[in-house]
Molecule: transfer RNA
Organism: Elusimicrobiota bacterium
């Protein structure tokens, strides 16, 4: 330098055009003599950035940024 994959909650990830979710973790409550486990409730997010297409974009297109891989 060329090509490709990935970027979504604190962490690991799902979500292929129509209100952004799960597990783990966190907080509160319940239970217990107490702790853990269990059960219930609650809160997290500029969906990497900017622009475009669309009635509508996390999703499609372009550019850029970051990480990783392959080729040279």
């Nucleotide at each position: 330098g060329g090509c490709g994959a990935c970027g979504u909650a604190g962490c690991u990830c799902a979500g292929u055009g129509g209100u952004a979710g799960a597990g783990c973790g966190a907080g509160c409550g319940u239970c217990u003599c107490a702790u853990a486990a269990g059960c219930g409730c609650u809160a997290u997010g500029u969906c990497g950035a900017a622009g475009g297409u669309u009635c509508g974009a996390u999703u499609c297109c372009u550019u850029c940024c970051g990480u990783c891989g392959c080729c040279a």